Model confidence (mean pLDDT): 85 of 100. A computed fold for a 1528-nucleotide RNA from an uncultured bacterium, annotated as small-subunit ribosomal RNA. The sequence is in RNAcentral, with records from SILVA.
[in-house]
RNA sequence: AGAGUUUGAUCCUGGCUCAGGACGAACGCUGGCGGCGUGCCUAACACAUGCAAGUUGAGCGACGAACCGGGGCUUGCCCCGGGGCAAAGCAGCGAACGGGUGAGUAACACGUGGAUAACGUACCCCGAUAACCGGGACAACCCGAGGAAACUCGAGCUAAUACCGGAUGUGCUUACUACACAUCAGUGAGAGUAAGUAAAGGAAGCUUCGGCCUCCGUAUUGGGAGCGGUCCGCGGCCCAUUAGCUAGUUGGUGAGGUAACGGCUCACCAAGGCAACGAUGGGUAGCUGGUCUGAGAGGACGAUCAGCCACACUGGGACUGAGACACGGCCCAGACUCCUACGGGAGGCAGCAGUGGGGAAUCUUGCGCAAUGCGCGAAAGCGUGACGCAGCAACGCCGCGUGGGGGAAGAAGGUUUUCGGAUUGUAAACCCCUUUCAGGAAGGACGAAGGUUCGGCAGUGAAUAGCUGACCGGACUGACGGUACUUCCACAAGAAGGUCCGGCUAACUACGUGCCAGCAGCCGCGGUAAUACGUAGGGACCAAGCGUUGUCCGGAAUCAUUGGGCGUAAAGCGCGCGUAGGCGGCCCGGUAAGUCCGUUGUAAAAGUCGAAGGCUCAACCUUCGAAAGCCGAUGGAUACUGCCGGGCUAGAGUCCGGAAGAGGCGAGUAGAAUUCCUGGUGUAGCGGUGGAAUGCGCAGAUAUCAGGAGGAAUACCCAUAGCGAAGGCAGCUCGCUGGGACGUUACUGACGCUGAGGCGCGAAAGCGUGGGGAGCGAACAGGAUUAGAUACCCUGGUAGUCCACGCCGUAAACGAUGGGCACUAGGUGUGGGAGGUGUCGACUCCUCCCGUGCCGACGCUAACGCAUUAAGUGCCCCGCCUGGGGAGUACGGCCGCAAGGCUAAAACUCAAAGGAAUUGACGGGGACCCGCACAAGCAGCGGAGCAUGUGGUUUAAUUCGACGCAACGCGAAGAACCUUACCUGGGCUUGACAUGUUGGUGACAGGUGUGGAAACACACUCUUCCUUCGGGACACCAUCACAGGUGGUGCAUGGCUGUCGUCAGCUCGUGUCGUGAGAUGUUGGGUUAAGUCCCGCAACGAGCGCAACCCCUGUCCUAUGUUGCCAGCAUUUAGUUGGGGACUCAUGGGAGACUGCCGGUGACAAACCGGAGGAAGGUGGGGACGACGUCAAGUCAUCAUGCCCCUUAUGUCCAGGGCUACACACGUGCUACAUUGGCGUAUACAGAGGGAUGCAAUGCCGUGAGGUGGAGCAAAUCCCACAAAGUACGUCUCGGUUCGGAUAGGAGGCUGAAACUCGCCUCCUUGAAGGUGGAGUUGCUAGUAAUCGCGGAUCAGCAACGCCGCGGUGAAUACGUUCCCGGGUCUUGUACACACCGCCCGUCACACCAUGGAAGCAAGCAACACCCGAAGCCGGUGAGCUAACCCUUACGGGAGGCAGCCGUCGAAGGUGGGGCUCGUGACUGGGGUGAAGUCGUAACAAGGUAGCCGUAGCGGAAGCUGCGGCUG
Repeated sequence: AGAGUUUGAUCCUGGCUCAGGACGAACGCUGGCGGCGUGCCUAACACAUGCAAGUUGAGCGACGAACCGGGGCUUGCCCCGGGGCAAAGCAGCGAACGGGUGAGUAACACGUGGAUAACGUACCCCGAUAACCGGGACAACCCGAGGAAACUCGAGCUAAUACCGGAUGUGCUUACUACACAUCAGUGAGAGUAAGUAAAGGAAGCUUCGGCCUCCGUAUUGGGAGCGGUCCGCGGCCCAUUAGCUAGUUGGUGAGGUAACGGCUCACCAAGGCAACGAUGGGUAGCUGGUCUGAGAGGACGAUCAGCCACACUGGGACUGAGACACGGCCCAGACUCCUACGGGAGGCAGCAGUGGGGAAUCUUGCGCAAUGCGCGAAAGCGUGACGCAGCAACGCCGCGUGGGGGAAGAAGGUUUUCGGAUUGUAAACCCCUUUCAGGAAGGACGAAGGUUCGGCAGUGAAUAGCUGACCGGACUGACGGUACUUCCACAAGAAGGUCCGGCUAACUACGUGCCAGCAGCCGCGGUAAUACGUAGGGACCAAGCGUUGUCCGGAAUCAUUGGGCGUAAAGCGCGCGUAGGCGGCCCGGUAAGUCCGUUGUAAAAGUCGAAGGCUCAACCUUCGAAAGCCGAUGGAUACUGCCGGGCUAGAGUCCGGAAGAGGCGAGUAGAAUUCCUGGUGUAGCGGUGGAAUGCGCAGAUAUCAGGAGGAAUACCCAUAGCGAAGGCAGCUCGCUGGGACGUUACUGACGCUGAGGCGCGAAAGCGUGGGGAGCGAACAGGAUUAGAUACCCUGGUAGUCCACGCCGUAAACGAUGGGCACUAGGUGUGGGAGGUGUCGACUCCUCCCGUGCCGACGCUAACGCAUUAAGUGCCCCGCCUGGGGAGUACGGCCGCAAGGCUAAAACUCAAAGGAAUUGACGGGGACCCGCACAAGCAGCGGAGCAUGUGGUUUAAUUCGACGCAACGCGAAGAACCUUACCUGGGCUUGACAUGUUGGUGACAGGUGUGGAAACACACUCUUCCUUCGGGACACCAUCACAGGUGGUGCAUGGCUGUCGUCAGCUCGUGUCGUGAGAUGUUGGGUUAAGUCCCGCAACGAGCGCAACCCCUGUCCUAUGUUGCCAGCAUUUAGUUGGGGACUCAUGGGAGACUGCCGGUGACAAACCGGAGGAAGGUGGGGACGACGUCAAGUCAUCAUGCCCCUUAUGUCCAGGGCUACACACGUGCUACAUUGGCGUAUACAGAGGGAUGCAAUGCCGUGAGGUGGAGCAAAUCCCACAAAGUACGUCUCGGUUCGGAUAGGAGGCUGAAACUCGCCUCCUUGAAGGUGGAGUUGCUAGUAAUCGCGGAUCAGCAACGCCGCGGUGAAUACGUUCCCGGGUCUUGUACACACCGCCCGUCACACCAUGGAAGCAAGCAACACCCGAAGCCGGUGAGCUAACCCUUACGGGAGGCAGCCGUCGAAGGUGGGGCUCGUGACUGGGGUGAAGUCGUAACAAGGUAGCCGUAGCGGAAGCUGCGGCUG
């Protein structure tokens, strides 16, 4: 520091996800040791048991064991004095600390800085002063009583450092007087007067018994320290779908109250106070030092430790006290639990342990006060679940170990394999060594300073007393703990797992599974070869841990202060006016608030950082230092901002001048057109459409003329012209009125810009009331179209459109671009104004300002594009955005008559949604071009019969494959058996076939016979070769490896093939352009059959294709002439023979054609057109040849082949059957339907082939198929072999025929073991359909179509009418490229990219999910009103009760107090109507999600009616239509 994920690819926007760190964690698997930390985050739920706050006898009385002394004496008891364990009481101090928890609290609660001149303070320290004289009680105790208990009551005795009175008054308090200081209330240790106001003793020692001295305590007071109370500034959560809140409320006066200020409380008076800089309300929350993260700024959190606050079962209350409204105190109320004798009582673990419960989850009912600290005490000491330790838990951090060195036969085993090997792997074994840790044994701490005690020394003192000492020495004091640590002993001995291995992300193979089981953080894996599931081997990473889950920060610049955006990605309010606020021109002076600098205070400690030190290191701990604020104080600076004062004119504004304009409002008026009415002319149609129909018209329409009525809108001018803030504004005239530009001086003197709220304007549609209504025209009706047509088209037509007044307040209200100011190249139009030049004048030209367009530089932008009218560079202000869907929806609120508008979520769901551009593909887009593509023609197919293939059906089987073109006379160039793969049945199992191993035998084959359907079995017969004698070849039998498979997968493959398409295309290198995908080249202008060639060009070249090179054919030359040929010469029936090579022909070799020549056109090109010559002319004709690629095209059944499957069978052999079935449908053919014909007779002319298991002549037989026979021929020689159409003559004459030949009967022939299923041919007889074939559809552009015959392959024969070839005869037509199909190039649009057989919308149906409404039901929260009113404080009363003081001759009275009662306030409770929130709810609304449901086709291409926005109506649904708007 980044990465993955939207696309075919790209750039951008944007979300989601990951890698990091952290944790009081939990869960899964695993687990050796130690150190240091940490450990109920949930139920502030309930708690058994024990402990957690006591202490002081040097404050007091009583009691008084052991022990000591004394006495008595009944010698084992009693009394007195001392002593003081234990326990209760009076009294003092403490119990308000320490410890726990985070419920409440959004607050002066906390933090920070101040204030207190509005305060308090026990214990501690320093100072001053003083402790004098008296008095009366109450506990304990004893006696009595009540009660189950808790406990209580009555009588009596008693002490004090308990309580009370008096004296004294350094002082203190209050009031007053004067003075001084200060000035906001005040302060003064100072002076004076008056009044009020204290106390307590205890212990040790000495003593001359008077006292002295020391310590502790007491009282009054001043000060200090520390601690606390109170007040203030500033700071730190969310919601505005919480906008108004407030009655002690805000202030004043007076009083009360408090330690103290204060509405803190009360009476009266005034009407204030708070709030958009967020009051009030709601939600959430203890705050901080800090912790985690982060580069930082920030963000999140607030366990442990530390500071503060709050709370102590829930609520309320006070008492005591220095301090509490009090965790282990009290009272009351409530809930709960326990005891009870039912009368009444007791309790509060959010102290330490522990229990139950809740929960994913959090420990021992331990030891000790040795240390640290706290309370009490003079002290010893006592107490202390604070604390120190130990225990449990890998919960975290840190450290250590599980061994180290050697060791290749690279062992065995595992895994894998291409069978060679590779890997596990120096890993192990084995050898040598070590012993940390754990284990055993021995020694053994620091923590102890202090305290106590003994001895000494020093100080104080009269003192050898006492007291003090931080002085010296000895002894005692340790929970942890026989622990740390040290040493010794023995043995490699006791100690490794977890996750992951598709990418991100380090690490790969095998098997199993087969969209199953499963995985998954995101993208995504799994449908038979899964590095993604499971297992194994191997590997990677961490390691006593490793993973998972959860949470936080980071990455995320993804809320952007640092540090983002808003034309099209989400985002500029529809537009203006303007309030608050924010920002603001030039100069001078002042001030010093902001700002800057210095000094200073504080910012607790811990933590963080740096340095050093201590535990062996580290974690951890200690010490020192640094650092840290939007804090306070103070001194200074004055550039900038602010504030105050003064000035200026460049911003802004005003007066004036002449012009421009659909700017607005009102009134009037004009002509054209439509419609209607009246009349005339006139006659049969009009109208409308793609074509029609509805409609109108003989009752006279349309057309035409004249007159009239009425409403609405203003052609031409009219223009990227003008005006306006926007919406918007258009005949003409008049009136009223707003704004802007230009020009020019003068004036004001910053008066400015923006603008949250607010106010106003605001197209169309729509609403209300009243008018108006010509045309147009939602709805509606009818006619068409259509599968349907709630549409598009047509005929009608209501609201509306128009006017007035009032609402509505929205639009693609758009430049999808907020307003203002300034700056930053130009060029060229146009509107307005001014100036200059020039002219008589008008033009022209130049310059300036304002507006409005286009092009374009820098710059910007993701790109497109913007570019002085910025989307550039800056400043100021406002609005808005933060993934898509849900949704601009629900709820709430505000507005509206309504329609609806404004504001505006969440649950849930997805991993995308999107912008721009690129390459393709596609378009019922465009342009150009080509092709038998259409057109023009010829002949067909589709109808019939038959043949053949296919589907379907049937079957035991009808083997398999091929399926639009590009399957269907295809694989199959030959299914009776064989073929044959299928079926039935019968057999075989190393096999029908191959190779090898081991053992045995010596034959096997052949022939004959028997059984059998055959395979096969059995019997008989016949019977080997080589040899180095070991054996071998060959064959058979048995064994093991294996064979075999037309079994599966063509979607695992090779090869081959089809197709687009013989279409002209497909690419590369370098360069250039672009962020990039890519582009350029290859586009353009011409031209061509062609990316063929030329020219141009940021391209220059090249490759695969095209063409050419190859073959056949057409002309000529030449060579050679047999089996070919025959002109001339002979010879013949016959090129038959001689002869000849001229010719034909054959076989070789050459020539020829190249736009070469001429003319024209063209750009001086390429090329095209025409011509000459030529056998042939512009690739002469034909063939072979098929670019990059597409179709997961076809083929595992040609062959090859991976994997899977079968192995006495899915292999193999045999017989028979089937592939030939037959209601039917389709493809391809043949034959026909006849006279351009049929039939008969005669007769002419080919080419190319084939032939030895062959072709076969002449001859003979047969009507014929054929038979017989065999000359000749391995073929330019012989044969197949008569070519046919044609020609000539004859006949038939339009009729299902002398057409047509199917079907059928009979008789034959041939092949073959064998023609039944199931062959071909012949003859005789029979004589079906069919009379030119619907929609539709095929081939062909010249030696072609059509027509005619001939040959061949396969093959015993043949279902061949098929296929492949050959020649004969031999046409018609092409205007042309509009249309159909296919293709090429360029361009355009795109929401497509498995690419239009694409994508995709809505209703309906089904399942699931969350959510809104809803009669209600149920719960909670906070208030309000009223009722009741506990405890308690306060107030009143107090006839009852009452020791201290006063009076009183002692009875009594007074002062004071108490009980009781009354009143104010007052918790819980009750009643009531509202508010808010959550849950639930029959039914209901939409939404989301879901492999294959239904209906349509709305959108994307001109998406087939361009789409979209607002609005209104309508419709199963998408949607349609009207009106206005936008171009996306």